[in-house]
Context: one part of a larger RNA
RNA sequence: GAGUAGCGAUAAAGCGGGUGAAAAGCCCGCUCGCCGUAAGCCCAAGGUUUCCUGCGCAACGUUCAUCGGCGCAGGGUGAGUCGGCCCCUAAGGCGAGGGCGAGAAGCCGUAGCUGAUGGGAAACAGGUCAAUAUUCCUGUACCGUGUCUCAAUGCGAAGGGGGGACGGAGAAGGCUACAGCGGCCGGGGGUUGGAAGUCCCGGUUCAAGCGUGUAGGCGGGUCCGCCAGGCAAAUCCGGUGGGCCAGACGCUGAGGCGUGAUGACGAGCGCCCCUUGGGGUGCGAAGUGCUGGAGGCCCGGCUCCCAGGAAAAGCCUCUAAGCGUUCAGUUGAGACGCGACCGUACCGCAAACCGACACAGGUGGGCGAGCUGAAUAUGCUCAGGCGCUU
Numbered sequence: 001g002a003g004u005a006g007c008g009a010u011a012a013a014g015c016g017g018g019u020g021a022a023a024a025g026c027c028c029g030c031u032c033g034c035c036g037u038a039a040g041c042c043c044a045a046g047g048u049u050u051c052c053u054g055c056g057c058a059a060c061g062u063u064c065a066u067c068g069g070c071g072c073a074g075g076g077u078g079a080g081u082c083g084g085c086c087c088c089u090a091a092g093g094c095g096a097g098g099g100c101g102a103g104a105a106g107c108c109g110u111a112g113c114u115g116a117u118g119g120g121a122a123a124c125a126g127g128u129c130a131a132u133a134u135u136c137c138u139g140u141a142c143c144g145u146g147u148c149u150c151a152a153u154g155c156g157a158a159g160g161g162g163g164g165a166c167g168g169a170g171a172a173g174g175c176u177a178c179a180g181c182g183g184c185c186g187g188g189g190g191u192u193g194g195a196a197g198u199c200c201c202g203g204u205u206c207a208a209g210c211g212u213g214u215a216g217g218c219g220g221g222u223c224c225g226c227c228a229g230g231c232a233a234a235u236c237c238g239g240u241g242g243g244c245c246a247g248a249c250g251c252u253g254a255g256g257c258g259u260g261a262u263g264a265c266g267a268g269c270g271c272c273c274c275u276u277g278g279g280g281u282g283c284g285a286a287g288u289g290c291u292g293g294a295g296g297c298c299c300g301g302c303u304c305c306c307a308g309g310a311a312a313a314g315c316c317u318c319u320a321a322g323c324g325u326u327c328a329g330u331u332g333a334g335a336c337g338c339g340a341c342c343g344u345a346c347c348g349c350a351a352a353c354c355g356a357c358a359c360a361g362g363u364g365g366g367c368g369a370g371c372u373g374a375a376u377a378u379g380c381u382c383a384g385g386c387g388c389u390u
Base pairs, nucleotide, nucleotide: 013031014030015029016028017027018026032387033386034385035384040367041366042365043364046347047346050345051075052074053073054072055071056070060068061067080142081141082343083342084341086120087119088118092114093113094112098108099107100106123140124139125138126137127136143339144338145337146336147335148334149333150332151331152330153329154323155322159318160317161316162315167305168304169303170302173298174297175296178292179291180290181289182288183204184203185202186201187200188199205264206263209259210258211257212256216252217251218250219249220245221244222243223242224241225240226239227238229237230236265287268283269282270281271280272279273278306309353362354361369381370380371379
């Protein structure tokens, strides 16, 4: 230079009470304002204690600070079912033998191994802590596996077959979530021209599982022969012939209904404690119909098209070697046991991630209400969250 620029979106504050040495900024209350396909909610990545509580205010906070994502201390993350690990494979990587190279370094690559961003068993609702919950508790379930008992019985794979199993575009129907309106339940009444109801306010909620098997979708089914295919075998798959049936015989399939639930939740009404916030406990009404209606579900479906749209395992089935009347194996029912390890706090369109900062930038997925409307546009609002640290 200079008490100058600036104090980082012009969404906005005001008052009362509290605490305190001190209050525009902290806490509580009332009023006002802003967002509301977000400036709300839930995941993933990343961060790594920032979470909760107590005690602090030197520094950090563009001001103050009694406050804080700051300092100190204590506490906090509970799983057979969520995710990982695990089983399986894709691109890619590695690569026994093998090929190339010079008897090298190394390069390529078969079997195989590895490798999720894909496939693969099973959980919902309510309650609860200052801080976790599909993890704890309550209630009601489900899956896998081992042992035992009973009953029945041809079992057996690293092999064969099925399945898993998949493109794009388009269309229709049936549903549900959700919303709106009525009914029902509980409550209200100051002002006033009217109204004790035809008004106003609040509530009207509930899953997995189990049972039923619907709107629909798909395949012809079954029995008896034969066969040179599926690198051996096969009763399986495939091929072929015949009989019978086809309004057959099966498979699949949302939603609804019943149960779950004589339960939970529930507006509100008490009682007790602390009374700044708050905590504990008890009782508990109605809980129903219609309309709209998805981009969600049926649908891994259907129709059309050409550019013709992963693999493998789990799973089902078939036999081979082998074992074979059994303390084996397999199937069914029941009972009992087991299900380890890792993640789980908190932020997560942001003051906690990437940007040197509490930076108007950047950051994948899901949910995303009402009125207006074609709409996730626009404007105003709900739930919820904020007024952007002078």